[in-house]
Context: one part of a larger RNA
RNA sequence: UCCAGCGAGUUAAUGGUCCGAGCGAGGUUAAGGGGUAUGUGCAAGCAUGCUCCGGAGCCGAAGUGAAAGCGAGCCCGAAUAGGGCGAUUAGUUCGAAUCAUUAGACCCGAAGCCAAGUGAUCUAACCCCGGUCAGGGUGAAGGUAGAGUAACAUCUACUGGAGGCCCGAAGUGUUAAACGUUGAAAAGUUUCUACAUGAACUAGGGUUAGGGGUGAAAGGCCAAUCGAACUUGGUGAUAGCUGGUUCUCCCCGAAAUAGCUUUAGGGCUAGCGUCGUAAUUUAAACCGCGGGGGUAGAGCAACUGAAUGAUGUAGGCUGAGCGACCCUCGGUCCGAAGUCAAUCAAACUCCGAAUACCGCGGCGAACAUUACGGCAGUCAGUUCGUGAGGGAUAAGCUUCACGUGCGAGAGGGAAACAACCCGGAUCGCCAAUUUAGGCCCCAAAGUGUACGCUAAGUGGAAAAGGAUGUGGGUUUGCAUAAACAGCUAGGAGGUUGGCUUAGAAGCAGCCACCCUUUAAAGAGUGCGUAACAGCUCACUAGUCUAGUGGACCUGCGCCGAAAAUUACACGGGGCUAAGCGUACCGCCGAAAUUGCGAAUUCCAUGCGACGCGAGUUGCGUGGAGUGGUAGGGGAGCGUUCCUGGCAGCUGCGAAGGCAUACCGUAAGGAGUGCUGGAGCGCCAGGAAGUGAGGAUGCUGGA
Repeated sequence: UCCAGCGAGUUAAUGGUCCGAGCGAGGUUAAGGGGUAUGUGCAAGCAUGCUCCGGAGCCGAAGUGAAAGCGAGCCCGAAUAGGGCGAUUAGUUCGAAUCAUUAGACCCGAAGCCAAGUGAUCUAACCCCGGUCAGGGUGAAGGUAGAGUAACAUCUACUGGAGGCCCGAAGUGUUAAACGUUGAAAAGUUUCUACAUGAACUAGGGUUAGGGGUGAAAGGCCAAUCGAACUUGGUGAUAGCUGGUUCUCCCCGAAAUAGCUUUAGGGCUAGCGUCGUAAUUUAAACCGCGGGGGUAGAGCAACUGAAUGAUGUAGGCUGAGCGACCCUCGGUCCGAAGUCAAUCAAACUCCGAAUACCGCGGCGAACAUUACGGCAGUCAGUUCGUGAGGGAUAAGCUUCACGUGCGAGAGGGAAACAACCCGGAUCGCCAAUUUAGGCCCCAAAGUGUACGCUAAGUGGAAAAGGAUGUGGGUUUGCAUAAACAGCUAGGAGGUUGGCUUAGAAGCAGCCACCCUUUAAAGAGUGCGUAACAGCUCACUAGUCUAGUGGACCUGCGCCGAAAAUUACACGGGGCUAAGCGUACCGCCGAAAUUGCGAAUUCCAUGCGACGCGAGUUGCGUGGAGUGGUAGGGGAGCGUUCCUGGCAGCUGCGAAGGCAUACCGUAAGGAGUGCUGGAGCGCCAGGAAGUGAGGAUGCUGGA
């Protein structure tokens, strides 16, 4: 991992609702007892079912008041007022379904808590009784002798043999590394390494026990278990958490919000779903009429504030009038208020929509609305568009609001792609028409028509900015009195202007920028020189000959343009249209729409059957529907057992198994053959250990 079997809403009590049945102003028995049937037992008996008793008790038939009490009334009250709760009848018992409560309460799952016990054969400490430590080294105290001293001290030699001394086997430990890591081993092996007469190591026996021991203390150790051992019990602890929860079809179909919550991944009530009963046309949408508003916009000498420029008053600053005060005069200064011009605002408004909202009237039949009752689920939402707040006018960001979808929605398109575009799938058809989107090939349909644009593979990613790319438009200069470009010629004199400077002569820099001759020529546009020189330009003439410059608006392009495996920024091929723009024709294209056939739900309606009736049911016709998670409702299939029936089937072959082109909308049901070898079915009811793919499910097998 696979296969087979097992594996999860049960049972009881008490209530609510609903359905059925009995009786009905009543309904009903409980414990217990009698009878009977079945099971069991030798029997006595016991158990279960059915039935008959048993009226204790319970519910209902009267309420009201705190109560005494009164009573179709009662209470409050002084009240005959007023108000509150009642009265004008339907219940009750049993059974089915469903939900709730209490119980383990759909199943599996903790870590834990408590009690009673079992453990010191591992290990910790201690006690008792034993054992062990090759060899080598060092050489303390003390001693003896000698020297020495007044005597000590002291010195020398020898002796001596101390030590949690040294080296190093046994023994004990475990420093480092490698290996090992489904190991040789649930802690080891190899090499290195520490202690090795001591607080040493160790055999055997014994003591201390779980909130306790023991601990040279690490929360260490107490039998591979320790921040509280193990075993059993309480025990099916609890789990607002995770996982799982088994057949089918039909109808409807949510929520991810509000309030409260030691509440935030849980709950309760409301909202939204479904089913039933009742009511009515009340609902939405649309039309008409009537309302309030302060948003968008706009505006501000209409307020509150903000804010730019000008003006320049008061005022300030500053200069002068001999210094100082005062005063006067002045200023390229600053500058309230004011004036002029131009502006801004979520917490500004003299104004002010569209929508939305509310009321009334009309219209409005759809799984519409309202009320009551049963049963829920939902309380992590999310994308996109729009209006806003936060953020950086960032985020597949975050918080609201309105709407759409996804959630719970398949199909077609967007290469792929919950959320974007088209469009809501009852079933069948080798029929048709279209949507979005497409029509060269992959790949269904145009190598379609007409007129333009693009040359960048732009198309097929991007900004500020840049550019004689190119198309269209507008405007304005110059030009046959000859423009623009080219060519030929000129481009001079005062003068090397003055200053500065070593020099400064058009051309380092500063100042000025005149006059003359001229067709024209700057006190000089650039290059150049140390400075001159030289080249050139402006400007002019000639030659030539018809257009030549500037600005603006706009279409399509260009540059700007760097990313990590590999061309990878059209889905690909490839395309100069098969790109872009405008207009037009045709076609393809979905589960949309249509056609034909079929099923089912609801509504309406025709006929028939049953029923006193309400109504139920069968066969038709017409219309509208039939995506669906959580969830509500309805109808069924199958399994095991029980009761009754079928004079049911069966060794002339039951159940089970294998095969099969049959039937049914499905769960499923037959027939036949083979296998198998002894039981089994159908109909009508009843009861459940009643349906398996999932739970790191359990057991077995492969």
Molecule: large-subunit ribosomal RNA, domain II
Organism: Elusimicrobiales bacterium